[in-house]
RNA sequence: AGAGUUUGAUCCUGGCUCAGGAUGAUCGCUGGCGGCAUGCCUAAUACAUGCAAGUCGAACGAGAGACCUUCGGGUCUCUAGUGGCGAACGGGUGAGUAACACGUAGGGAACCUGCCCGUGCACCGGGAAUACGCUCUGGAAACGGAGAACAAAUCCCGAUGUACAGGAAGGAGGCAUCUUCUUUCUGUGAAACAUCCUUUAGGGGAUGGGGCGCGGAUGGACCUGCGGUGCAUUAGUUGGUUGGCGGGGUAAAGGCCCACCAAGACGAUGAUGCAUAGCCGGCCUGAGAGGGCGGACGGCCACAUUGGGACUGAGACACGGCCCAGACUCCUGCGGGAGGCAGCAGUAGGGAAUUUUCGUCAAUGGGCGCAAGCCUGAACGAGCGAUGCCGCGUGAGUGAAGAAGGCCUUCGGGUCGUAAAGCUCUGUUGCGGGGGAAAAAAGGCAGCAUCAGGAAAUGGGUGCUGACUGAUGGUGCCCCGCCAGAAAGUCACGGCUAACUACGUGCCAGCAGCCGCGGUAAUACGUAGGUGGCGAGCGUUAUCCGGAAUGAUUGGGCGUAAAGGGAGCGUAGACGGCGCUGCAAGUCCGGAGUGAAAGCCCAUGGCUUAACCAUGGUACUGCUCUGGAAACUGUGGAGCUUGAGUGCGGGAGGGGCAGGCGGAAUUUCCUAGUGUAGCGGUGAAAUGCGUAGAUAUUAGGAGGAACACCGGCGGCGAAGGCGGCCUGCUGGACCGUAACUGACGUUGAGGCUCGAAAGCGUGGGGAGCAAACAGGAUUAGAUACCCUGGUAGUCCACGCCGUAAACGAUGAGGACCAAGUGUUGGGGAAGACCCAGUGCUGCAGUUAACGCAGUGAGUCCUCCGCCUGGGGAGUAUGCACGCAAGUGUGAAACUCAAAGGAAUUGACGGGGGCCCGCACAAGCGGUGGAGUAUGUGGUUUAAUUCGAAGCAACGCGAAGAACCUUACCAGGCCUUGACAUAGGGUGCGAAGCUGUGGAGACAUAGUGGAGGUAAACAUCCAUACAGGUGGUGCAUGGUUGUCGUCAGCUCGUGUCGUGAGAUGUUCAGUUAAGUCUGGCAACGAGCGCAACCCUCGUGAUGUGUUACCAAUAUCGAGUUAGGGACUCACAUCAGACUGCCGGUGAGAAACCGGAGGAAGGCGGGGAUGACGUCAAAUCAUCAUGCCCCUUAUGGCCUGGGCUACACACGUACUACAAUGGCGGCGACAGAGGGCAGCGAGCCUGCGAAGGCAAGCGAAUCCCAAAAAAGCCGUCCCAGUUCGGAUUGGAGUCUGCAACCCGACUCCAUGAAGUUGGAAUCGCUAGUAAUCGCGGAUCAGCAUGCCGCGGUGAAUACGUUCUCGGGCCUUGCACUCACCGCCCGUCA
Repeated sequence: AGAGUUUGAUCCUGGCUCAGGAUGAUCGCUGGCGGCAUGCCUAAUACAUGCAAGUCGAACGAGAGACCUUCGGGUCUCUAGUGGCGAACGGGUGAGUAACACGUAGGGAACCUGCCCGUGCACCGGGAAUACGCUCUGGAAACGGAGAACAAAUCCCGAUGUACAGGAAGGAGGCAUCUUCUUUCUGUGAAACAUCCUUUAGGGGAUGGGGCGCGGAUGGACCUGCGGUGCAUUAGUUGGUUGGCGGGGUAAAGGCCCACCAAGACGAUGAUGCAUAGCCGGCCUGAGAGGGCGGACGGCCACAUUGGGACUGAGACACGGCCCAGACUCCUGCGGGAGGCAGCAGUAGGGAAUUUUCGUCAAUGGGCGCAAGCCUGAACGAGCGAUGCCGCGUGAGUGAAGAAGGCCUUCGGGUCGUAAAGCUCUGUUGCGGGGGAAAAAAGGCAGCAUCAGGAAAUGGGUGCUGACUGAUGGUGCCCCGCCAGAAAGUCACGGCUAACUACGUGCCAGCAGCCGCGGUAAUACGUAGGUGGCGAGCGUUAUCCGGAAUGAUUGGGCGUAAAGGGAGCGUAGACGGCGCUGCAAGUCCGGAGUGAAAGCCCAUGGCUUAACCAUGGUACUGCUCUGGAAACUGUGGAGCUUGAGUGCGGGAGGGGCAGGCGGAAUUUCCUAGUGUAGCGGUGAAAUGCGUAGAUAUUAGGAGGAACACCGGCGGCGAAGGCGGCCUGCUGGACCGUAACUGACGUUGAGGCUCGAAAGCGUGGGGAGCAAACAGGAUUAGAUACCCUGGUAGUCCACGCCGUAAACGAUGAGGACCAAGUGUUGGGGAAGACCCAGUGCUGCAGUUAACGCAGUGAGUCCUCCGCCUGGGGAGUAUGCACGCAAGUGUGAAACUCAAAGGAAUUGACGGGGGCCCGCACAAGCGGUGGAGUAUGUGGUUUAAUUCGAAGCAACGCGAAGAACCUUACCAGGCCUUGACAUAGGGUGCGAAGCUGUGGAGACAUAGUGGAGGUAAACAUCCAUACAGGUGGUGCAUGGUUGUCGUCAGCUCGUGUCGUGAGAUGUUCAGUUAAGUCUGGCAACGAGCGCAACCCUCGUGAUGUGUUACCAAUAUCGAGUUAGGGACUCACAUCAGACUGCCGGUGAGAAACCGGAGGAAGGCGGGGAUGACGUCAAAUCAUCAUGCCCCUUAUGGCCUGGGCUACACACGUACUACAAUGGCGGCGACAGAGGGCAGCGAGCCUGCGAAGGCAAGCGAAUCCCAAAAAAGCCGUCCCAGUUCGGAUUGGAGUCUGCAACCCGACUCCAUGAAGUUGGAAUCGCUAGUAAUCGCGGAUCAGCAUGCCGCGGUGAAUACGUUCUCGGGCCUUGCACUCACCGCCCGUCA
């Protein structure tokens, strides 16, 4: 000193939370010792029991007992009593108290004070009563009652009196009452002895005590200034109240009390009331200023079961006194009595929680006493409690085989860890034994010495000596012995915050101070190992301060985050111009008093150290008194003119109020005319009006409201607000001038006034408009938007209301601080310029940013108002106002961790601009209807294995499920296994073939003979392990789809911004393209685009076999000879680049047109897929982490299933026919494939095919017939000579095997279907459409898929709309990003 948390990210505002310290503490776990402290915070609740205040025989008499006795008595002890002192201290508690209760500083000419100190004076005489005791007696008791007699006193009474009080006279002083001195008069009014010594016997003396004064000290009472609290939702309070005169009362002033008189007193500087609270020194915290607290210790106050009262006394209205009343408890013989722990212990109760019914008066202190001494739950000690602070210990050294064991592991190892064990030591503490009166001790007593006084003695002071006294306690301390032996926990480990792994769990159990963890790989839960922190403690909870500048004096804010009052006038208050002069309240300097001690701080010292304690010094920031200074503030005086105001001269203006007048244009209504079927209204309609004559139109009239043009970010006003014209009355501002006043100013809590619209009251008025209301539409609904009507109201007068996004979301006034420009009013002869307003741009500055910027949100001064997280809530309640509506003031409980401001990136918008794409449009052909095929869903099933799911799953994985495949089901079998590696044992005999059993796997017998002695081979055994198409594609790699072949996606440096980010990549053109050009705080670069690659289209060159054939020969045939021209093939090149011309454009890029060219503006097609998105798909291609199975979820086999079938969807095929079907004739391809193959040809069969069989590992041979087209014929619009499903029969082929479940052939059968609803798909040229051919897979199986060629169109005006995309811009409360967010109701 900060940190976490609002966001995708950023800056700010702002709250919440954490890290620190503290405690009279609580709770959980744990617990060795000692020292010093500390311990009912709650029920001021109730208390059993014991103790806490007595003492004095040196005041007094009496009684009892003991001892001694010279028998006279003496001594000692005890008891109750008289008397004295004490009991008002000490101890407890904090209920009450907001007060002179406390603190601090003062006051008295308004007081008291026992014991103590000093000093002065005095001390004479007398007296009975009564207690105890005795007798009688009441009562249960407590407690009494009566009688007789008796004492003494320091008991009681009288006298005197320095004295006190009052009066008079005189003097002195002061502050009004007064004070003081002298003289005198009157009144009041004292006393007490005891013990001892001595004697010169009268007495003298000592100690203690007593009386009256004065003084001191101590203690107390009273008064005053100032200080310390919450609420104004407490605003008025007060009748002895405020004051006076006179009394009473008191120790004393005083309405303290009383009679009379006056009517005051207090209060916004907060009276009164209510709530809370003992106050302070101090304690905790804080850098400080502050904030919180008042337990222990110390000072003061108050209280003693509750309330009241007095008595005694120096002192009380009295904790362990009295009386009365109340509540409660106890005793009782029911008549009556007793009691007060907030003393120390202790009990019950309450509570989260707080101790022993201990020891001693040894010390300190107190009471009494001459003293010894007695009493003392004050005090000193001990006990209990880790309650706190402090100290010590639980061992030290060595010790690597880095033991065992635990945990983790990539299986190599790592870690706990020198840790342990072992060896060598030490003995604090502990245990045992012993020593220990050393410290806490000074005192009193006895003796001696000495000093003062005295005649002496007693006595007193000082010093020395001696004995005596310890609760704690046989304690501290010391010595000896003994053994590492008896002594470590607790919290945390996701971030904040130091410390990480494994297992278990699976949004469960749980954690959590905040953010937040947990839904199968949790460093956040639980456990373990490890680690970190602290340590006899550690965590938790509670509370306080801090951090929090989050109430801001130090030290905050108010345009948009919370926050400027709607506006003005103005009271109190606050603040206030220039120079001079006085005072000294504030201020500053000096001195004095006080600020108790303890505590804090500093220094030193004492306990072994520390805590603790002691001594000294600072400090105590304060208050009071006093001397001085006079700048500033204040205050008094006399001035000044610049602030402010007045006068004079001007002009501007929808400023206000009242009265009057006006016209244009409607609207509406009335009357009359013309005129006829509609009008009106809307997106479209309808309600409505109209043949009883509307709308339209003409003329006349009525009435109300509002004032076009001018008119303008122009004017005026404090704001609200103000607009036809004229008149009257009236407010304010401005300019010019410089005559007057002389600080008269600014702000302004309360207060008063004004205050849009709506609303309210009374009375008018009412054309239009128009809440409510009615109807018609719209709609799922439509209490709305739209339409037709329509009442309050809007208008006027008077009176209320008092609020608005009353906004510039910006209070008022003043000073200073760059400019430019427009405009209104005034000045100026004019230009320049000046003053007052009103706008824009913009510098400095400022701001979180946006922005503001002389009209400030800049730099300062003065005053007022307001804010302190969001919600609850401007709600409730109280009060005030109001006729009401409501307004003003204005909470809390509870709840959340955010709410919010500005700006940024993206996404989105039924926002805008620009531009693409078979996106729409224009066309052609389909799908959706039928039958079939195929895939999917669903259903079914023993199983119908699994995956794919909008586009981007659904003829998809599957380029081909009869067995196999196969993962599914049923059954039969195997268990180191069908397969891999390793160890050991045994051995000869593997594969194959044959037989038997079996559904088969398999078992068994024979044959066989590879290979081989280290066995690579077989089998057996034991383990490690194999195996898994089991799970998780949301743990992954790889691969793939998609946006999208869309033109985008980024980086470096620089610059701008506090920052996220921006710029570049935007802009103007252009392009298929972020393609290119130009401009520009950007300059460059990368991945994409394009090109480079393949293929098709033209040509050249080379090479010509199996290709080709023009010329020659041959001829059935490029068959052969031959040729190297052509085609073709294979190579290598050329060609196209906007290169040329014209136009447009910016003399650019580029575009348009043209020439040439096989091809022209990317020539056609392909391959090629940026950064990324979708937790997209795949664990079943493969690989792989983790989890799961292990005589099974593995392996083998047979059979079945994946082929099921009410149904729904997708994709295809074939059709519905005449552009056709059928029959016949018969032409033209390309690209492929072929040896377990393609198979010519010949023969057989109607055919599928079969038999024989040539050629060809292929530019040679074969598949192989291309089909549509063409020509000829037929059918004649029909469920047909269309269509071919379905079914029956008979076959062919493949294959171990076609039943479930193959394809094909022939014969027969001949279903639906006559062009397909809503909707929807493909295609822009060699394309669509149509026609056939080939291939992969494959034993067989193709309407699917991948290729090939043949024939070969139509249309595109265009970009408004649909879908998708790109760029710029705008809004945003979205960012999981509109399939978003979010509101209400219900559950």

The prediction has a mean pLDDT of 82. This is a predicted structure of a 1387-nucleotide RNA (small-subunit ribosomal RNA) from an uncultured bacterium.